[in-house]
Predicted 3D model of a 73-nucleotide RNA (transfer RNA) from a bacterium.
It matches the Rfam family "tRNA". By type it is a transfer RNA.
The coordinates come from a structure-prediction model, not an experiment, and the mean pLDDT is 83.
It was read from a public genome assembly.
RNA sequence: GGGCGGUUAGCUCAGUUGGAAGAGCGCCCGCUUUACACGCGGGAGGCCGCCGGUUCGAGUCCGGCACCGCCCA
Numbered sequence: 001g002g003g004c005g006g007u008u009a010g011c012u013c014a015g016u017u018g019g020a021a022g023a024g025c026g027c028c029c030g031c032u033u034u035a036c037a038c039g040c041g042g043g044a045g046g047c048c049g050c051c052g053g054u055u056c057g058a059g060u061c062c063g064g065c066a067c068c069g070c071c072c073a
Base pairs, nucleotide, nucleotide: 001072002071003070004069005068006067007066010025011024012023013022019056027043028042029041030040031039049065050064051063052062053061
């Protein structure tokens, strides 16, 4: 330098035909317990990598850039 894959919650990852952003774990509160753990219930937490484009409407489609991984040179 080229090709491919990836970037969404603190972590690991889903996200259907473009039409209300989710799960598990973690964190906080409550219940339960003598207490802790487990379990049960509830809650907080998101510029969906960045910029631009298309569209009535974009996490999703298009272009550029950045970063991570693999391969080739």